[in-house]
């Protein structure tokens, strides 16, 4: 430097579910848990998806993101170990 990743080694993260808590919800956070993960670190820049408080509408099981999601995909960025 790297376009590689094993059943190695040092470590890391933590799905479902449970409890508590915040939130209108989606979902977040903390603890337990251990399905999996080589970026399952960070970042909403692009697309997808979820929610719809507020707003729209004569009304609705309708529309709407300023909300959420990085463990849906892509981009950006940083990085451990080993191999080459």
């Nucleotide at each position: 430097g790297u376009a590689u990743g094993a059943c190695a080694a040092a470590g890391g993260c933590a799905c479902a579910c449970u409890u508590g808590u915040c939130g209108a919800a989606a979902g977040g956070c903390a603890a337990g848990g251990u399905c999996g993960c080589a970026a399952a670190g960070c970042u909403u820049c692009c697309g997808a998806u979820c929610u719809a408080a507020g707003g729209g509408u004569a009304a609705a099981u309708c529309c709407u993101a300023u909300g959420a999601c990085a463990g849906c995909g892509g981009g950006g960025u940083u990085g451990c170990c080993a191999g080459c």